This is a predicted structure of a 76-nucleotide RNA (transfer RNA) from Candidatus Staskawiczbacteria bacterium RIFOXYC1_FULL_38_18. Rfam family: tRNA. The coordinates come from a structure-prediction model, not an experiment, and the mean pLDDT is 81. The source organism's lineage runs through Bacteria, Bacteria candidate phyla and Candidatus Staskawicziibacteriota.

RNA sequence: GGGCGUGUAGCUCAGUUGGUAGAGCGGUCGUCUUAUACACGACUGGUCCCAGGUUCGAGUCCUGGCACGCCCACAA
Repeated sequence: GGGCGUGUAGCUCAGUUGGUAGAGCGGUCGUCUUAUACACGACUGGUCCCAGGUUCGAGUCCUGGCACGCCCACAA
């Protein structure tokens, strides 16, 4: 220098041809217990990396960036 992939909740990740964003774990409270843990119930959660564009409508499509990872090339 070229190519590919990933970026969504505090963490790990879903999101099936574009249609009002979810799960598990975590956190808080409660029940249970002498108490803690476990278990169960409720609650708590997001400017979908950033900026534009297309569209009635974008996490999803297009363009340009940023971060991380992988491969190739160059060099040695």